The part of an RNA shown here (large-subunit ribosomal RNA, domain I) has 522 nucleotides and comes from a Gemmataceae bacterium. The prediction has a mean pLDDT of 82. Rfam family: Bacterial large subunit ribosomal RNA. Rfam links the family to the GO terms structural constituent of ribosome and ribosome. RNAcentral holds the full RNA, with entries from ENA.
Context: one part of a larger RNA
This record gives sequence, C1' cells and structure tokens, in this order.
RNA sequence: GGCGUGUGGGGGAUGUCUUGGCGCCAGAAGGCGAUGAAGGGCGUGGCAGACUGCGAUAAGCUCGGGGGAACUGUCAAACGAGUGCUGAUCCCGAGAUCCCUGAAUUACCGUGCACUGAAUCCAUAGGUGCACGGGGCGAACCCAGAGAACUGAAACAUCUCAGUACCUGGAGGAAGAGAAAGAAAAAUCGAUUCCGUCAGUAGCGGCGAGCGACAGCGGAAUAGCCUAAACCAAGAGGACACGUCCUCUUGGGGUUGUAGGACCGGACACAAAGUAACUCAUUAGUUUAACGGAACGAUCUGGAAAGGUCGGCCAUAGCGGGUGACAGCCCCGUACGUGAAAGAUGAGGGGUUACUGUUCGGCACCUGAGUAAGACUCAACACGUGGAAGUGAGGCCGAAUCUACGGGGCCCAUCCCGUAAGGCUAAAUACUCUCUGGCGACCGAUAGCAAACAAGUAGCGCGAGCGAAAGGUGGGAAGAACCCCGAUAAGGGGAGGACACUGAACCUGAAACCACAUGCCU
Repeated sequence: GGCGUGUGGGGGAUGUCUUGGCGCCAGAAGGCGAUGAAGGGCGUGGCAGACUGCGAUAAGCUCGGGGGAACUGUCAAACGAGUGCUGAUCCCGAGAUCCCUGAAUUACCGUGCACUGAAUCCAUAGGUGCACGGGGCGAACCCAGAGAACUGAAACAUCUCAGUACCUGGAGGAAGAGAAAGAAAAAUCGAUUCCGUCAGUAGCGGCGAGCGACAGCGGAAUAGCCUAAACCAAGAGGACACGUCCUCUUGGGGUUGUAGGACCGGACACAAAGUAACUCAUUAGUUUAACGGAACGAUCUGGAAAGGUCGGCCAUAGCGGGUGACAGCCCCGUACGUGAAAGAUGAGGGGUUACUGUUCGGCACCUGAGUAAGACUCAACACGUGGAAGUGAGGCCGAAUCUACGGGGCCCAUCCCGUAAGGCUAAAUACUCUCUGGCGACCGAUAGCAAACAAGUAGCGCGAGCGAAAGGUGGGAAGAACCCCGAUAAGGGGAGGACACUGAACCUGAAACCACAUGCCU
C1' cells in the first nucleotide's frame, strides 16, 4: 500500500406512522354589497415575535339557551395579576361596538314627482330640489354580443381546429326553451327540456381531411295560461254641419283552427270546483347547542396488558377513535331514545281577493302591417349555393283579411297539417366557491393540493407574475442535578434517571465517503 473483517463517524435511503391531501355519493345552501361587501392597512394581550380572534367597548361587551369545574386562544413553558358553584372558561342563538381603506359615493347613472324655464305665444329642450333604484365582489354552471391562431388536410387557399380559446355585457339558483302559421304521410301525433336508441345511418364535403342530423321508438318529468282587436261604458282633449265624428286614457268584454270571438235574437244553468296573488296560526317537521346511553375480573410475561391462559357478561350498541403492545364490556363514542328561550327554513292547512259557464239561429264587425312574401347581400340550420325548402339579419320593395293566410325540402296541382307578424310559464336538465354526513382494490412526506410545518409563506422579478424547502425524542421531560478534562467554549468522560447507544443535528438509520483496529498478501 492492496484486499477482507470488525467497530465507529458520515449520510438520510428504506420501513413504519399521519395531523394533510385527492376522488365520489347524499343532503343543505346557492349569494354578499351604499344599513358600506369581498379584500386589505393599522391597531388590540401585564411582558407579545408569528398565527388565530377582535376593533379605540379592540383574544373582547350585553341578553337568552346549553353546560357543570375549572379558566385567562395556539406555537409555549414559567412568572405576574386575576376570574369561577351568587355557575366562570366553553358551545349555540340574538343584539351592541365595529379605526383607516376599498364600489368608496358631498360623485355619477336611471326612473318618478315638484318647482322653474330658452330660441318661440302655448309648449318643449334645459335647470334645480326631493324620493326610490343602480354601481362593486364572487368557483363553476347559463344566455347574449364580439371572436382567433397553432393544428388537421401528411404542402396549402375553400374546409378543419371552432363559434373552441380569449374579451365584453346580463341573469338565476338554475339559465335558456316552451303551449304549433309544428311534426308527419297513418283516416297519425299533440308545448318545452333532458337521457337512450335511431346512427356514424340519411346526407354535407378541394365528395379531400373531415362534418353529421330529423322524424319515429323507449324513458325522466309533466301544466297550462294572459293579452291586442271587434263591441260597451266613463273621463280628457280636438273638429265642425251642434249632435255627431276623431284622438287618447281607464274599466268591462275577448283569446281560437273541428275555427273562435264581437253584435242581434232564443234556450239552459246559476253553485260547484280549481289556482302560480295576498294573508293568518310565530302550524307539523327540518335545522343552528346539547342530554341519556348496556356489559370484566383473575393470573402469566412485560417498563406498561388491550397480548397468552382461565372463568364471566352486554348486544336495536362487535362503526370508529383513544388509552404505556392488539380492548364489544377502561375512556370518548356507537345502536336506540330525548331535547330549543332565540334565529333560519317550512310541506300542508285556514281565510281574503282575483279568475274560470253551455248551446241554437242570424249577421259578416274583429282575429297583432311598413308586417308576411319577393329580388339582392349575408348568417345560422348536419346541409360549403347547390335543384335548396324552412329560420334570422341589412337596406330595397311590398300583400291578403277566413270564399283568407302559412307549411308539407326547387316549382305546380290535388290532398293533408297549422293560424305568423304580442307576452308569461313549475318539473325532469347543468354546475359546486361553500356547509354537514358518509364512502374509497386513492396518496402516505421526491407521494398526495404548490402548501400535513409561520404557504401562496421565504425568496425572485420594475412589473404582469414566478414560487420553494421544511413532518416523527420518549409511555411520561423523567430534557441529564453533581463531579472531571477543556477556554467561564465546542466537545467529551463519569454520575443519575431509563426497557432503551430514544440525548434534543433526537423512530428506523441502507449506500457513497472517512477513520481506527485487526487477518492475509506484498
């Protein structure tokens, strides 16, 4: 010096554990805000750094309810000073306080009313004041406006990606759609929505890449209504032929396709049911604290019994967690049962109001107009202009009035279906920032959220923004008094305690690497 072995150091893999995550299910909730939100700043404790709470009444104040012996939040122990069976701390409900900010507002916008008031007589515009509403935030879901490119087509332009991403506006607990000018082709169906199927079919398509239905059928859930007009009445204004006409407002009337309604005449019913509006009983129930809640001992090993052995018991409770190792019977619980002064929610019920008749004959008054349709240019329909219907938009043009009008995929006829140009509508459906409960052939600290720890922290960046690492002594601190070496260190040796080389750089403690000792070889 090499190789091997041993003992240590070093390092933090592995094993094990779980306070934290991830996913799903069910129920709840689905908003907060000018009565100042979300978010922040600064304060607030006897000493007070961080977190949490709170707001100059500042880890809190008042009241009601629960609860029953300790308490003054956590890291985090001690000290100090206090509180509490005259019921504290703590939990639930209600109230008070709530600094500076932030929509942040003595503003601005909208609506209504009043006063005022130009050109210009009346008026109108405008102005002023008051009242009410709005504004901002929020995870996804929803509707609307606006709207890419990479990509694919093995290049690329129509096409595709895709009406996607992104931006903007708006609303709700859902939104949107919705009671046929429908779908069909059978003497059919009967609002909408969603799921399955139809079907990768019919089709569309540089007929390339690709895109891609409808009806029907099977289900989920079911619910239908209100106006405009004709006509009548009242009120106001206007015109004139002076008792009629026109306009407006309000009320009645009326609401459909087998056409219906108005009006005129006739007949029959006149009281029964329903409801989405209002309201009452502080309705039952649910919810926001809680309460009761069965049954075990001995012995052995051990530091410790829940383990072994022996003998018992409970069970509408043998889910789960804790306790010095593995506990139905030790503790918390669990099954089951009980419970609310106050707040929230609240099916259903009572009451009030409002709404809802049938039929025959006549008559030909009404049934949504710059609308429908058309031609042009587009868009969206699975459908790229095509033979292109149906739907929507722009500007142009421009009907009919029930013997009417629209549709049935160019167009025409027959036949069939429907009644546009006004409006409302629950449920079945979508989603989860959030709360409660439960579950997992989900993770177990390089995993699982970025975050099990003072984590969106430390740190980085002018900024938009980017963004970590970091868990485990022990059953119990019993956290090593005292002595010795050393520098009044670090570190070590004793001692003590301890089951323990568990000593705080602390469970286990692999490898690399280092040291010492030793065997063999040289």